[in-house]
């Protein structure tokens, strides 16, 4: 220097190929217990990296950026 992947909630990760954004884990409450832990149940938490564009609508399809991770010299 060139090529390919990857960015969604605090972490970890779906999201049935374009039609209102989910789970576990953690946090908080509430049950239960002498208490603590675990059960169980609820809440609460998204600028879907940023920006343009295509489209009646974009996490999803195109273009640049920035970030990381890989391969090749």
């Nucleotide at each position: 220097g060139g090529g390919a992947g990857u960015a969604u909630a605090g972490c970890u990760c779906a999201a049935u190929u374009g039609g209102u954004u989910g789970a576990g884990c953690a946090u908080u409450c509430g049950u239960u217990u002498u208490g603590c832990a675990a059960a169980c149940g609820a809440a609460a938490g998204g600028u879907u990296a940023u920006u343009g564009g295509u489209u009646c609508g974009a996490c999803c399809c195109c273009g640049a950026u920035u970030a990381u991770u890989u391969c090749c010299a």

Predicted 3D model of a 73-nucleotide RNA (transfer RNA) from a Flavobacteriales bacterium. The sequence was found in a public genome assembly.